[in-house]
Context: one part of a larger RNA
Molecule: small-subunit ribosomal RNA, central domain
Organism: uncultured Green Bay ferromanganous micronodule bacterium MNG3
């Protein structure tokens, strides 16, 4: 390479935007590249296949066919592609009208909780644990009432509830601002799908520079346990955790399921929207979404099943037997940590 293949066995890039590239509705007429039919010419001999023939036979020889699936000219064909041109709206998109929501950004605010300080009331305990004790407290703690002060999170509503490409997003108000669904059917007239590179975005932890630090809490101390205990529990307690800008680019970044399309039983809950009925609070009926169950089919089972892992088509990633290794060397990115690209001997 060809094949098979990618939920769990190796394998979907963390997600998105997109330039080449691939692919690409519906009609009509053109052309005749691709595509198919012919001829003509070549496609060395041997050889291998085919049918004769010759050495006694066979090995070997000899003859004559076929093959050489190619390729290069001409002539011809026009269904499909592709290419010109002219149309069409079912794809995609604008437009109008609505509607929902933790989508982002930025401000600005409120309330319980926590400590903390300050004052009052009050006294010998507080706290923790299986059980302790390390700690706090007679210089008055814990309790408990006023008063302030910081700083982080939003209890209840809240929900296989909702938004978002994904990371992710929850108190409340306003200012910007992203995308999406319904219904309408105005416009444009294939403008679409995907997408190597390439670019953005991207939990946590981490780093850099200055802030902020209530609580928690890596390290560290110390008190328990224990044969030991660098651990689980207890008492403390830096960093971090929060904000402001820049950096890291990683995850069980998970639906371990690319992305877009179309087709293929139902049944039941729930968001959001439209219709339509009547008995006005419920029915049917329909878009989008979000579950559960299932039928046909699929699957090595488990399971999956219109939110496909079923039937196809586009394009893209990406896997090829375990260890060695996501490593070594190099190259690129970083302040750094490392990130990313990616192997061999060697062995089973």
């Nucleotide at each position: 390479c060809u094949g098979g293949g990618c939920g769990u066995a190796a394998a979907g890039c963390g997600c998105a935007c997109g330039c080449a590239g691939g692919u690409g509705g519906c009609u009509u007429g053109g052309c005749c590249a691709g595509u198919u039919g012919g001829a003509u010419g070549u496609g060395a001999a041997a050889g291998c296949c085919c049918g004769g023939g010759g050495c006694u036979u066979a090995a070997c020889c000899c003859c004559g066919g076929a093959a050489u699936u190619g390729c290069a000219u001409c002539c011809a064909a026009a269904a499909c592609u592709u290419c010109c041109a002219a149309g069409c709206u079912a794809g995609a998109g604008u437009c109008c009208g609505u509607a929902a929501g933790a989508g982002g950004a930025g401000a600005g605010u409120g309330g319980a909780a926590u400590u903390c300080c300050c004052a009052g009331u009050g006294u010998a305990g507080a706290g923790g644990u299986g059980a302790a004790a390390u700690u706090c407290g007679u210089a008055g703690a814990u309790a408990u009432u006023g008063g302030g002060a910081a700083g982080a999170a939003c209890a209840c509503c809240g929900g296989u509830g909702g938004c978002g490409a994904a990371g992710g997003c929850g108190g409340c108000u306003c200012u910007c601002u992203g995308g999406u669904c319904c219904g309408g059917u105005u416009c444009u007239g294939a403008c679409a799908c995907u997408c190597a590179a390439g670019u953005g975005c991207g939990a946590c932890a981490g780093c850099g520079u200055g802030g902020g630090g209530a609580g928690c809490a890596a390290a560290c101390a110390g008190g328990a346990u224990u044969a030991g205990a660098u651990a689980c529990c207890c008492u403390g307690g830096u960093a971090g955790u929060c904000c402001a800008c820049g950096c890291c680019g990683u995850a069980a970044a998970c639906g371990a399921u690319g992305c877009g399309c179309g087709c293929u039983a139902g049944a039941u809950g729930u968001c959001g929207g439209g219709a339509g009925g009547c008995u006005u609070g419920c029915c049917u009926c329909u878009c989008g979404g979000u579950g559960u169950c299932g039928u046909a089919g699929c699957u090595a089972a488990c399971g999956c099943g219109u939110u496909a892992a079923g039937c196809g088509c586009g394009c893209c990633g990406c896997c090829u037997g375990g260890g060695g290794a996501g490593u070594a060397c190099g190259g690129u990115c970083g302040c750094a940590a490392g990130a990313u690209u990616a192997a061999a001997a060697c062995u089973c």